[in-house]
Notes: A computed fold for a 1459-nucleotide RNA from Chlorophyta symbiont of Lubomirskia sp., annotated as small-subunit ribosomal RNA. The coordinates come from a structure-prediction model, not an experiment, and the mean pLDDT is 84. It matches the Rfam family "Bacterial small subunit ribosomal RNA". Rfam links the family to the GO terms structural constituent of ribosome and ribosome. The RNAcentral record of the sequence draws on ENA, Greengenes and SILVA.
RNA sequence: GAGUUUGAUCCUGGCUCAGGAUGAACGCUGGCGGCAUGCUUAACACAUGCAAGUCGAACGAGAAGAAAAAGAUUUCGGUUUUUUUCUUUUAGUGGCGGACGGGUGAGUAACGCGUAAGAACCUACCCUUUGGAGAGGGAUAGCCACUGGAAACGGUGAUUAAUACCUCGUAUGCUGAGGAGUGAAAGGUCGAAAGACCGCCAGGGGAUGGGCUUGCGUCUGAUUAGCUAGUUGGUGGGGUAAAUGCCUACCAAGGCGAUGAUCAGUAGCUGGUCUGAGAGGACAAUCAGCCACACUGGGACUGAGACACGGCCCAGACUCCUACGGGAGGCAGCAGUGAGGAAUUUUCCGCAAUGGGCUAACGCCUGACGGAGCAAUGCCGCGUGGAGGAGGAAGGCCUGUGGGUCGUAAACUCCUUUUCUCAGAGAAGAAGAUCUGACGGUAUCUGAGGAAUAAGCAUCGGCUAACUCUGUGCCAGCAGCCGCGGUAAUACAGGGGAUGCAAGCGUUAUCCGGAAUUAUUGGGCGUAAAGCGUCCUGAGGUGGCUUACCCAGUCGACUGUGAAAGCUCAAGGCUCAACCUUGAAACGGCAGUCGAAACUUGUAAGCUUGAGUACGGUAGAGGCAGAGGGAAUUCCCGGAGGAGAGGUGAAAUUCGUAGAUAUCGGGAGGAAGGCCAAAGGCGAAAGCACUCUGCUGGGCCGAUUACUGACACUGACAGACGAAAGCUAGGGGAGCGAAAGGGAUUAGAUACCCCUGUAGUCCUAGCCGUAAACGAUGGAUACUAAGUGUUGCGCGACUCAACUCGUGCAGUGCUGCAGCUAACGCGGUAAGUAUCCCGCCUGGGGAGUAUGCUCGCAAGAGUGAAACUCAAAGGAAUUGACGGGGGGCCAAGCAAGCGGUGGAGCAUGUGGUUUAAUUUGAUGCAACGCGGAGAACCUUACCAGGGUUUGCAUGUCAUCGGGUUUUUUGAAAAAGAAACCUUUUCUCUUCGGAGGCGAUGAACACAGGUGGUGCAUGGCUGUCGUCAGCUCGUGCCGUGAGGUGUAUGAUUAAGUUCAGUAACGAGCGCAACCCUUGUCUUUAGUUACUUUUUCACUAGAGAGACCGCCAGUGAUAAGCUGGAGGAAGGUGAGGAUGACGUCAAGUCAGCAUGCCCCUUACACUCUGGGCUACACACGUGCUACAAUGGCCGGGACAAUGAGAUGCUACCUCGCGAGAGUACGCCAACCUCAAAAACCCGGUCUUAGUUCGGAUUGCAGGCUGCAACUCGCCUGCAUGAAGUCGGAAUCGCUAGUAAUCGCUGGUCAGCUACACAGCGGUGAAUAUGCCCCUGGCCCUUGUACACACCGCCCGUCACAUUCGGGAAGUUGGCUCAGCCCAAAGUCGUUUGCCCAACCUUUUUGGAGGGCGACGCCUAAGGUUGAGCUAGUGACUCAAAUGAAGUCGUAACAAGGUAGC
Repeated sequence: GAGUUUGAUCCUGGCUCAGGAUGAACGCUGGCGGCAUGCUUAACACAUGCAAGUCGAACGAGAAGAAAAAGAUUUCGGUUUUUUUCUUUUAGUGGCGGACGGGUGAGUAACGCGUAAGAACCUACCCUUUGGAGAGGGAUAGCCACUGGAAACGGUGAUUAAUACCUCGUAUGCUGAGGAGUGAAAGGUCGAAAGACCGCCAGGGGAUGGGCUUGCGUCUGAUUAGCUAGUUGGUGGGGUAAAUGCCUACCAAGGCGAUGAUCAGUAGCUGGUCUGAGAGGACAAUCAGCCACACUGGGACUGAGACACGGCCCAGACUCCUACGGGAGGCAGCAGUGAGGAAUUUUCCGCAAUGGGCUAACGCCUGACGGAGCAAUGCCGCGUGGAGGAGGAAGGCCUGUGGGUCGUAAACUCCUUUUCUCAGAGAAGAAGAUCUGACGGUAUCUGAGGAAUAAGCAUCGGCUAACUCUGUGCCAGCAGCCGCGGUAAUACAGGGGAUGCAAGCGUUAUCCGGAAUUAUUGGGCGUAAAGCGUCCUGAGGUGGCUUACCCAGUCGACUGUGAAAGCUCAAGGCUCAACCUUGAAACGGCAGUCGAAACUUGUAAGCUUGAGUACGGUAGAGGCAGAGGGAAUUCCCGGAGGAGAGGUGAAAUUCGUAGAUAUCGGGAGGAAGGCCAAAGGCGAAAGCACUCUGCUGGGCCGAUUACUGACACUGACAGACGAAAGCUAGGGGAGCGAAAGGGAUUAGAUACCCCUGUAGUCCUAGCCGUAAACGAUGGAUACUAAGUGUUGCGCGACUCAACUCGUGCAGUGCUGCAGCUAACGCGGUAAGUAUCCCGCCUGGGGAGUAUGCUCGCAAGAGUGAAACUCAAAGGAAUUGACGGGGGGCCAAGCAAGCGGUGGAGCAUGUGGUUUAAUUUGAUGCAACGCGGAGAACCUUACCAGGGUUUGCAUGUCAUCGGGUUUUUUGAAAAAGAAACCUUUUCUCUUCGGAGGCGAUGAACACAGGUGGUGCAUGGCUGUCGUCAGCUCGUGCCGUGAGGUGUAUGAUUAAGUUCAGUAACGAGCGCAACCCUUGUCUUUAGUUACUUUUUCACUAGAGAGACCGCCAGUGAUAAGCUGGAGGAAGGUGAGGAUGACGUCAAGUCAGCAUGCCCCUUACACUCUGGGCUACACACGUGCUACAAUGGCCGGGACAAUGAGAUGCUACCUCGCGAGAGUACGCCAACCUCAAAAACCCGGUCUUAGUUCGGAUUGCAGGCUGCAACUCGCCUGCAUGAAGUCGGAAUCGCUAGUAAUCGCUGGUCAGCUACACAGCGGUGAAUAUGCCCCUGGCCCUUGUACACACCGCCCGUCACAUUCGGGAAGUUGGCUCAGCCCAAAGUCGUUUGCCCAACCUUUUUGGAGGGCGACGCCUAAGGUUGAGCUAGUGACUCAAAUGAAGUCGUAACAAGGUAGC
C1' cells in the first nucleotide's frame, strides 16, 4: 500500500496478501565453472581403522649390521670365537609433552557472559640479569631364575645404571620483632687439549598465560510475598598460590526483599546474523572470544598448569570376553554403522604448505590443517547459438468461415565455437644454494572436429503481470483472504495461447517487515475495547518568586579502552562477479583528568502571588439525636340505612340480610410527609424535604486588616464511606407486596388483568460491598469570542423603601464563535489549547467462565486464564422498506343508498378423482364464460392400432412434360391392375440452343419437432395505477454515502398553481394537443327528407368555455364559494393515451430465438377414440321463485351493424322448425328486420299455481362424407328443485345503477345463457372521513436490506470436538528428617612393616609405609511434604453442525417499553 464487516458511507477493529531472509525440507526439472556450506532430531547406542607422541647427545641392557686386532680352523676362497670401535634399532628407567590442538551445548539466570575497574596471587617452556654447581651415599626397573592366572595382570629371590632418589656443607632467598631457624644443584655431546654448545640450581626483572574481587548490563511468571542458620558480622585457630564463612570454635542478631527477594519455567553468553527509514524486533549454524561438559554421579593423585575427552580410584546403568574364578570398554576427535527424523556427505589423499609436540640436529608424530570426493544446499558467473529467411509451409488451437494465432518460430542459406570431444604444451603455490607438490598432467595456452552435448517450473477471477475452447454439473475438485462449482465456469480438469522467473521454479515451515496491531520515536478511554462508585493519605512522581554557593545530572576538551573478523567507504588481486587482500572510518559504550555554571537536583538565606490561619457577615432537604403536629388509608366500637358492593375490555373469584358499599361520630396503630416546589438549594459520592429544639461538619462573601511563609498537586498499596436487594439477632407491621392460592384470558398461560396474601418494606445492633453506583466524561492548574436565565454574598447608581440598572466573586442552566470530533455532538461547568499525577484498553465468542488464592454466616464478592471456534463483532450517520408509531391527504375504501352473489335448477371454467388418453398452459388480488372470436372428422398438440423414411423447402445431376374412367385388397392411408382420349408447358433465339416453371428418379448436404428450459432471451401483456410521482444539468451543503432543488404555508383531480426559500433551470409523467358526443354557423347533398321552401338527416369546414364578467372570501396571490349570461361552468361527458420502476409476474403452445435433446423417430400420414368421463369442491353466469307478474289479443317507438360459396323480399305448403319457388341488393337504395320492455283490452287471484321450467318419452326439421360416443332447432306429452337464500361477499355516484330488447365476430352447423358492440325505459343516495382495504406526502423508531412471508432467542433430541471436576492410579522434579555408607582428602593411632640420617649395632631413635579408627561424603534405603505431568468409571458446562421438536423472549410502542 491492497483485499475483506454495509444496499451504500465514514470510522473503529481484527484477519489476509504483496517484500526480504534461512545450516532448511518436499514436488517437478536439471548443462558447466568458481567460492562457501552440510545431524537444527536421540548429550541415543556404537563394529572397524586412525586422531599424542618424542628424545640413544640422561641411563643400563638386548638385537642387527659394518670395520679393526688377536686366536682357532681351512678345500687358502673363506668360516668361526673373543675383544675393541662405529652405525641402526627396541622393551624398560628417566626427561619433556599427553591441561594445547579437535568436539559438543547437556547443565547454567550465574561475577557464567559483556563492559569498565581493582588488589591479596601463581606462571613450565621463552627473553634479560646476578650468583652458583663442593663432598658423599643407598636403592630400583630392565635382564636372569623360580612361580600364580584362561586372560587381564602379577608374586618371590638375586643382580645393575642414571640428568631417578637421599645426606652433609654453602646462600643475596624464605619465616620471624629479635636471638635465631630453615634451606640448592646433574650432568651430556664434540674436541688431543684449550674450549664450545646443550643442560642443572638459587635469586631479581620482563613477557605470556591463568586464579580472585567489584560497579553496571543480561528472558518470563505475583494464579510464586516473604526468604535466610554458616545465614550477616566479629575474634581465635586451620587452610589456600592468593583476599574471603573457604573451614572450624565462641560471641552478637544480623542479611536480602514491591527498584520484585525466594520459588517456578525457559536458556550457554558475546563479537555478530536476519529484518527494519530508524527506534526496535527476532536469532545465537559456519568464523572468532569466553564458559561448561566428556557414559551417569562422587573423588582425589601427578604436575608450572587438571580435579584431566583418547589418565587413575569408587559407585551406578549398559555392552563385550571368560576356563565362571575374574576381567575389558566409553566417537559430544576424523571417517563410518545402527536408531530417531521431513532432513544433513567419503570407513579418500598428504604432511608439499600453515601451525603444534619432542629433539643439539637429522628427523618422527599430527583425521589440527592443506586438498580431493558427494549434495543445485546457498551466493556469483557462463552457456543452451548468431545473421538472413513468407507460398506467413505442414500441424495444433480459435473462428463471425472472411480469417486469426503459435510465427521468422520451423524448414532452408551463410557464420561462430563460450561449452563439449580428441590431441599437444603446461605452471605459480618452494621459504633456503641443492633437494622437497597431496592437489595434479589440475589451472592456463595451442590445434582439430562439428550447431554440434545442454530448458524447465509456476501462474493466468480480484488483490497480481497474464484468456480462450472443451469436459464436468454444489459432483469431481480448487482455495493465502474474499470466495468459485447446482448445463453456456477467464476460479475445477484437459488443450491452445499468454505472463513471470530461469538451472532452476513452486510449495511447506520459521523470523522481521508491512502492523502507528503495545504507540520512547508513535495510539487511545462521552457513544466503537477502555475513567476505580466516592473520598482520605504514609511511599513514589511532579512542583511558585529572588539571591549566593556546590557541581550530582547536563555540556565541552583531552586520555585510556571499545580483540580480530564482519558492516560501510576507498584502493587493489583472481578475465568479471561472488570471493580475497590492504587502508580508512565506525564501534551510539564505559572509565579517568581538566573545565563551564544557564536549567534541574542539593545547601544556605529571603519573598508573597499558591496554600493555610485569624476577624466580620451569610445561604442551605448537609449529618446525628430528641420532642410535637395534621391530612389520608386500614382496623375496631357506636348511630343511621337497607341490597347490593367491588372489579374489568367483558367477567368471575371476593365482600354483603349474621346488614356490606355509601354516610356520621368516637377510638387504635403504622408508614409517608400535600400545597410552597423551581432545568432552586446542600453534600465527596451514595444521598438529603412536615414543624421545633440541642449537638455538629463543610462552603461562599468582605477589607489599601493581621499572621505563617511553598506548608502544594496527584496518589500504587493500605484505610474510610457506600442505593436497592439479601443475611443474623431483637422489635414493629397501616398500606404496598416477591413466593404461594384462587378467578379470568388463551391452543397452552407456571405471564400480562382481577381477588387475596407471606417474606420484605419500618426501627435498633451487626454483616454484605455491589448497580445503566451515568454527565456512560478521573483529579489539579493556567489560558482562550459573545449572549441570555437563575441561586448566594458584596459594591455603585436611582430611590423613603421594594423593584430596576451597572459591576465583582462563587455556584447552577441554555444558545453559540473559534477550535476539536468518525459523526452525533462538545464548546470558560470543554470532548478546545497546554502541563503534572493516577486508573484502564488492545478483534468477536468461549468468559467475567474454569482453576488457585483472599474476603464473607451464606448468598456471593475480588483477582482472573486457556483449549477450541469465527472473519468478522462494533460505533455514528445515509437511503429505503417495515411498525398491532404519529400527523396530513386521497380512492365506489367506508358511510348513505340501489341491485346482486353465496341457497335452487341449468350452462360454462377450474380443482380433484377416474381413464389407454381424459393433450397443454394460466393458480391470491393480477388463474378459474382465461389462451379457446366457437373440440362430431379436421382442428389436435393426447391415446390405441395401420403405414412412410431426403420427407414440406434450397442446392447438384439425369430424364421427362396432358387428362379421364373402371376395378381388387383395405377401416382408411396406401398398394396394385385395366381401359380410353390427346403429338406434349412458357420466354428468347444466330434455329445449334439457352433460360424459366413443373414432374419423376438418384446421391448427399439437410429438412422436421405444439420435445425441454419464460430461471438463457426478443417481442408483447398483466399489476401497483391514470396513482402523482420519477429524475437530470449547474450551483450550494456534507470527509462521505447522500442532501438541497422535490422541505414549509396555502391550494388543486394533479410535483396543479401561488407565496416563500441556496438554489436556478430542465426532462419523463399531470394537463393540453387526438377521437366520439352535446349547441350554433356555414358549404354540399342522393339512395335521405319533403306536395314545395324549410326542418331533420348525411359528411366536411368553422364558432363556442377562458374563473372571461360580477359579489364575497383569501395575503392585494394561486384559488375557493355564490351569481349572471349561456346548449354547455369550473377537467362539460366518454374514449384513446399508462412516467422511473416492482413482481426472475405471464407467454419457448401466436411469432422469433440461444443452448440442450430426438433423427426408420420425440418427424410425417391414416382410421377410431379422447379433450364432452363424475362420489365431490370452488369461481363466473343464465332462468326463476311471481300480480311492479304470467298468459291471450290488438297497437307504437330505436341505434349499432352484416350481406355474393352471401342476405333473401313477395307468394305457396307445413301447427312449427322449415321446405319450394324466386324479386331485389356488391347496399343511406334491396334484404336480415319482428325491436322488446311500453300502451290498450281480456283472463288468472296468492296456489308450488295459467309461477317455474329442469328432466324424460315420442314425432319431426336443418347443417354436414358422417349428429352413437358428441350438434342445434320444432311440435306433442312430462312438469323436478325453487316461496328471495347462513357466515361471508360483489358492482354502481347520472343518462349511471337497474331493466328491455337488437346487432356482430368466430362459424358448414352449433353447446352463445359467453364475448364485443348498439340503442329503449330510467332511479335512489352521499357532498362526509371515526373505523376496514389500498395508495401518496411528512415525521419517528429499527438489531430489517432476499427488506416483517424480515430478523432472531432458549430448552429438548442427534453427531463431533475442546476443556473443567472426579473415587483413584502411574511418573518426573525439589525439599526435609533418619538409616547405611564406597573411593578419597584431612586427622588420630597402643597393631604390622621399612635401604639412605643418627647411634650404644640393638627387638634402638628420627622419619616413612600398611592396617585400623574418626569427621565429611556419592550412590542406595525409608518416612513425610511441596510442585508438576499423564491417565480415569462417571459427570458438568461450552463450541460447531442446509432443511428435527416446543414455544416466540428481543429488534416497531415487537404487541406487558427495554435494560